[in-house]
RNA sequence: GGGCCUGUAGCUCAGUCGGUUAGAGCACUUGCUUGAUAAGCAAGGGGUCACAGGUUCAAGUCCUGUCAGGCCCA
Numbered sequence: 001g002g003g004c005c006u007g008u009a010g011c012u013c014a015g016u017c018g019g020u021u022a023g024a025g026c027a028c029u030u031g032c033u034u035g036a037u038a039a040g041c042a043a044g045g046g047g048u049c050a051c052a053g054g055u056u057c058a059a060g061u062c063c064u065g066u067c068a069g070g071c072c073c074a
C1' cells in the first nucleotide's frame, strides 16, 4: 500500500426483507426481605446505534468517505 471482518447501555451481545417505544443478560441505584450480608423479589436510571454525509415517506439496517480494532496478502 491492497483486500476482508467488526464497531449498538459500564461489560458481553441480539436486533428478521428498511417499517414505528432501540432491547436482553450481567453490572449500577432505590425499595421489600434479613440481626447484618449474600441470594431472591419489585421498580428505576443509563444510548449522538464509532464519526460525517447521502438515498428514502421512513435507516441500527442500504450507499460513500473517515476513524479505531482484528485477520490475510505484498
Stems, first nucleotide, its partner, number of pairs: 001073007010026004019057001028044005050066005

This is a predicted structure of a 74-nucleotide RNA (transfer RNA) from an uncultured Bacilli bacterium. It matches the Rfam family "tRNA". Rfam links the family to the GO term triplet codon-amino acid adaptor activity. Rfam classes the family as a transfer RNA. The coordinates come from a structure-prediction model, not an experiment, and the mean pLDDT is 80. The sequence was found in a public genome assembly.